[in-house]
Transfer RNA from a Deltaproteobacteria bacterium, 75 nucleotides, folded computationally. The source organism's lineage runs through Bacteria, Pseudomonadati, Myxococcota and Myxococcia. It matches the Rfam family "tRNA". It is annotated as a transfer RNA.
């Protein structure tokens, strides 16, 4: 230098055009003499960033940033 894959909540992670699953954690509640456990509720206004396409984009297209891998060149 070229090519490919990946980037989603505090953490892990599913979803690949049509309302962003789930688990852990956190917070509130029920229960309990107090706790723990269990159960219930809440917890992303938005998917690394900037543009584009579309009625509609986490998803498709272009670019950028970061991570990983492969190839090439130099030493």
């Nucleotide at each position: 230098g070229g090519c490919g894959c990946c980037a989603u909540a505090g953490c892990c992670a599913a979803g690949u055009g049509g309302u962003a699953a789930g688990g852990c954690g956190a917070c509130g509640g029920u229960c309990u003499g107090c706790a723990a456990a269990a159960c219930c509720g809440u917890u992303a206004c938005g998917c690394a960033c900037c543009g584009g396409u579309u009625c509609a984009a986490a998803u498709c297209c272009g670019g950028u940033u970061g991570g990983c891998g492969c190839c090439u060149c130099c030493a």
Its mean pLDDT, the model's own confidence on a scale to 100, is 82.